About this RNA:
The part of an RNA shown here (small-subunit ribosomal RNA, 5' domain) has 505 nucleotides and comes from an uncultured bacterium. The RNAcentral record of the full RNA draws on Greengenes. Rfam family: Bacterial small subunit ribosomal RNA. Model confidence (mean pLDDT): 82 of 100.

Context: one part of a larger RNA
RNA sequence: GGAUGAACGCUGGCGGCGUGCAUAACACAUUCAAGUCGAACGGUGACGGUUCCUUCGGGAACUUGAUCAGUGGCGGACGGGUGAGUAACGCGUGAGUAACCUGCCUUUCGAAGUGGAAUAACGUUUGGAAACGAACGCUAAUACCGCAUAACACAUUUUUAUCGCAUGUUAGGAAUGUCAAAGAUUUAUCGUCGAAAGAUGGGCUCGCGUUGGAUUAGAUAGUUGGCGGGGUAAAGGCCCACCAAGUCUGCGAUCCAUAGCCGGACUGAGAGGUUGAACGGCCACAUUGGAACUGAGAAACGGUCCAGACUCCUACGGGAGGCAGCAGUGGGGAAUAUUGGGCAAUGGGCGCAAGCCUGACCCAGCGACGCCGCGUGAAGGAAGAAGGUUUUCGGAUUGUAAACUUCAGUAGACAGGGACGAAACAAAUGACGGUACCUGUAAUGUAAGCCACGGCUAACUACGUGCCAGCAGCCGCGGUAAUACGUAGGUGGCAAGCGUUAUCC
Numbered sequence: 001g002g003a004u005g006a007a008c009g010c011u012g013g014c015g016g017c018g019u020g021c022a023u024a025a026c027a028c029a030u031u032c033a034a035g036u037c038g039a040a041c042g043g044u045g046a047c048g049g050u051u052c053c054u055u056c057g058g059g060a061a062c063u064u065g066a067u068c069a070g071u072g073g074c075g076g077a078c079g080g081g082u083g084a085g086u087a088a089c090g091c092g093u094g095a096g097u098a099a100c101c102u103g104c105c106u107u108u109c110g111a112a113g114u115g116g117a118a119u120a121a122c123g124u125u126u127g128g129a130a131a132c133g134a135a136c137g138c139u140a141a142u143a144c145c146g147c148a149u150a151a152c153a154c155a156u157u158u159u160u161a162u163c164g165c166a167u168g169u170u171a172g173g174a175a176u177g178u179c180a181a182a183g184a185u186u187u188a189u190c191g192u193c194g195a196a197a198g199a200u201g202g203g204c205u206c207g208c209g210u211u212g213g214a215u216u217a218g219a220u221a222g223u224u225g226g227c228g229g230g231g232u233a234a235a236g237g238c239c240c241a242c243c244a245a246g247u248c249u250g251c252g253a254u255c256c257a258u259a260g261c262c263g264g265a266c267u268g269a270g271a272g273g274u275u276g277a278a279c280g281g282c283c284a285c286a287u288u289g290g291a292a293c294u295g296a297g298a299a300a301c302g303g304u305c306c307a308g309a310c311u312c313c314u315a316c317g318g319g320a321g322g323c324a325g326c327a328g329u330g331g332g333g334a335a336u337a338u339u340g341g342g343c344a345a346u347g348g349g350c351g352c353a354a355g356c357c358u359g360a361c362c363c364a365g366c367g368a369c370g371c372c373g374c375g376u377g378a379a380g381g382a383a384g385a386a387g388g389u390u391u392u393c394g395g396a397u398u399g400u401a402a403a404c405u406u407c408a409g410u411a412g413a414c415a416g417g418g419a420c421g422a423a424a425c426a427a428a429u430g431a432c433g434g435u436a437c438c439u440g441u442a443a444u445g446u447a448a449g450c451c452a453c454g455g456c457u458a459a460c461u462a463c464g465u466g467c468c469a470g471c472a473g474c475c476g477c478g479g480u481a482a483u484a485c486g487u488a489g490g491u492g493g494c495a496a497g498c499g500u501u502a503u504c505c
Base pairs, nucleotide, nucleotide: 001505002504003503004502006501007500008499009498010497013374014373015372016371017370018369019367020366021332026330027329028328030327032325035074036073037072040071041070043068048063049062050061051060052059053058081285082284083283090210091209092208093207094206095205096204097203100202101201105198106197107196108195109194110193111192113147114146115145116144122137123136124135125134126133127132153178154177155176156175157174158173159172160171161170163168183190184189211257212256213255218248219247220246223245224244225243226242228240229239230238260282261281262280263279264275265274266273267272287308288307289306290305291304310321311320312319313318338364340363341362342361346360347358348357349356350355377407378406379405380404387398388397389396390395411446413441414440415439416438417437421432449494450493451492452491453490454475455474456473460489461488462487463486464485470477471476
């Protein structure tokens, strides 16, 4: 000198764009943050409509069908948060998978025949303070289960050819065996099942790289390898039985400490050093520890079960909860914001769609926290006014500074107009927002501070103080003429900021 997610002191006019718990992965009141589909299903059946009856109150039938809990489907594995753990194939980079999976989506080829038994909702009875149940009875489906059909699928056996680094791969033929389905509808379509291929997303393996410590030198018993099996989508001590005694290590094993990694960011001429906030990719975690279920996908933040700690309810028998989602509260701290608006846009989930949901997102609010831009007037104006300071008492300086004259009207105020962002066949659709922007009106009226002035280092005098009070980044100032302390005048620097502190280069 540059930089910062900064803080503190003094000061503070406006706008744009960014950014804002770095500390206690501490505890959390309250609202919201993941639903959707009636074109899968049985029910409920508001408001209507038509017909009939009527004691004129209404009732019955048919129809439309808002809505609602339940069965069922898809989605709650994405999106959002945090960085505790992790020195690791976790990450980065480059390969491999002849050892693998992939819902929705795209393409292609085929198929949907025939039966059955339940169950929630509901009704009755009943237990419990509640959470939540129990028994009996009834019912539907794209829920569940048989049978049929069966290949380009899979499994076994066999055969031919081909290729590979080995196990083996690929292609073709033959035989045997096994496995499927679901309908809805406004008749436009949307779904269902099997197979092949693609795309996307993942799993696993390997080469290289990835902090400090030797005042950590030995570590290891499923440990290292083999044979056989189990398990998995899949290779593998991943697990198991048996056999062998190996494996890692001074090119640093093991242990301890620290730490999420990267694209990048800061600095520097570069080499390098430091760093990993915001944005993007990957990983890990979701009160602590463990476990599986469902599913294409989870060992699942707003799912389940168990245990621990904590909090709450209780009729003491038993139950409920998880903000490291958005706001917000307490606490900690030098320190970090609103319990805001909207789904208008972009994107996501569901749905044929209309649409619904979306604290993702888009906006607004707060903070000079940062960067950038603008303003606080411009020109003229010497009687060099008054006042202040100083003085050798002549003056000097503040100083064209002010007054005064003439202009201009940014920002701000008021009034009028008023967007782009909206893309859908048309129509309709804007939270921001009557915002930005444009035009007009009046008037200098509303807007400057902070630090320094001994040298380094740009900028000096007076008074007070008297090794006191104090200053200080280093050298050092202060003991009676202090340009170094305090105040004043003046000057220098930067400027809506200026200084200080902390950290990095």